Notes:
This is a predicted structure of a 72-nucleotide RNA (transfer RNA) from a Minisyncoccota bacterium. Taxonomically the source falls in Minisyncoccota (Bacteria, Bacillati). Its Rfam family is "tRNA". It is annotated as a transfer RNA. Its mean pLDDT, the model's own confidence on a scale to 100, is 82.
RNA sequence: GCUCCUAUAGUUCAAGGGAUAGAACAGGGGUUUCCUAAACCUCAAAUCCAGGUUCGAGUCCUGGUAGGAGCA
Numbered sequence: 001g002c003u004c005c006u007a008u009a010g011u012u013c014a015a016g017g018g019a020u021a022g023a024a025c026a027g028g029g030g031u032u033u034c035c036u037a038a039a040c041c042u043c044a045a046a047u048c049c050a051g052g053u054u055c056g057a058g059u060c061c062u063g064g065u066a067g068g069a070g071c072a
Base pairs, nucleotide, nucleotide: 001071002070003069004068005067006066007065010025011024012023013022018055027043028042029041030040031039048064049063050062051061052060
């Protein structure tokens, strides 16, 4: 330098172009307990960036950014 893959919550992962983007773990609050743990209830939290297509984009297209793999 070229090609390919990946990017969603604090972390690990879901989400055929269409209800309010979900789950687990982690975190805050509560119930229970003498206390802790466990259990149960509850709360907050995310689509890498900029454009484009579409009535509608996390999803499709283009260009970037970051990470990874291959070739030279």